[in-house]
RNA sequence: GGGUCCAUAGUUUAGAGGUAGAAUUUCCCUCUCCAAAAGGGAAGACCGAGGUUCGAUUCCUCGUGGGCCCG
Numbered sequence: 001g002g003g004u005c006c007a008u009a010g011u012u013u014a015g016a017g018g019u020a021g022a023a024u025u026u027c028c029c030u031c032u033c034c035a036a037a038a039g040g041g042a043a044g045a046c047c048g049a050g051g052u053u054c055g056a057u058u059c060c061u062c063g064u065g066g067g068c069c070c071g
Stems, first nucleotide, its partner, number of pairs: 001070007010024004018054001026042005047063005
């Protein structure tokens, strides 16, 4: 330099056009003599900029970062 894949809560990830869900972490409550475990609740995210669309996390383009292959 060329090709290809990936980017979503602090972390691991689902979602593939209709306003994002889980696990875990953190905080609160219940239970307990206390703690752990268990149960209930809360907070927390779509890499950036454009385009298409009534509507984009999703499709397209260009970036940025990362993985792999070729030279």